[in-house]
Molecule: Fluoride riboswitch aptamer (crcB RNA motif)
Organism: Pseudomonadota bacterium
RNA sequence: CAAAGGCUACGGGAUGGAGUUCCCGGUAACCGCCGUCAUGGCUGAUGACUCCUGCGCAGAU
Numbered sequence: 001c002a003a004a005g006g007c008u009a010c011g012g013g014a015u016g017g018a019g020u021u022c023c024c025g026g027u028a029a030c031c032g033c034c035g036u037c038a039u040g041g042c043u044g045a046u047g048a049c050u051c052c053u054g055c056g057c058a059g060a061u
Base pairs, nucleotide, nucleotide: 010025011024012023013022016052017051018050019049020048021047032042033041034040
């Protein structure tokens, strides 16, 4: 904008920051997995890539 819808901007993608990129959302997007459902077990600061910070593991000096 009459609406549908489109565009711009904004927001979200299991714990922080930045860049790039992908997907999603209109009050939603989003709020990890396994499990004997136990006071049990497992991975990771990413949606993906790179860097920084923090944390974890192993080794060397």